RNA sequence: GGGUUGUGGUCGAGUUGGUUAAGAUACCGGUCUGUCACAUCGGAGGUCGCGGGUUCAAUCCCCGUCAACCC
Numbered sequence: 001g002g003g004u005u006g007u008g009g010u011c012g013a014g015u016u017g018g019u020u021a022a023g024a025u026a027c028c029g030g031u032c033u034g035u036c037a038c039a040u041c042g043g044a045g046g047u048c049g050c051g052g053g054u055u056c057a058a059u060c061c062c063c064g065u066c067a068a069c070c071c
Base pairs, nucleotide, nucleotide: 001071002070003069004068005067006066009025010024011023018056027043028042029041030040031039049065050064051063052062053061
């Protein structure tokens, strides 16, 4: 210098722009059990790496920048 990636604590879907950002796991609570675990039900948790731009509207498009990996 070129390419890919960055989304709850962790993993991870969603990008021809359109209301409410899936799911799994972990966490908290209820039920169950003599207790724990399992199972089941419910709940909380996200400035979508960061900053700006375009647009009526941006996780998605554009620019800059940071980090990881590959060449």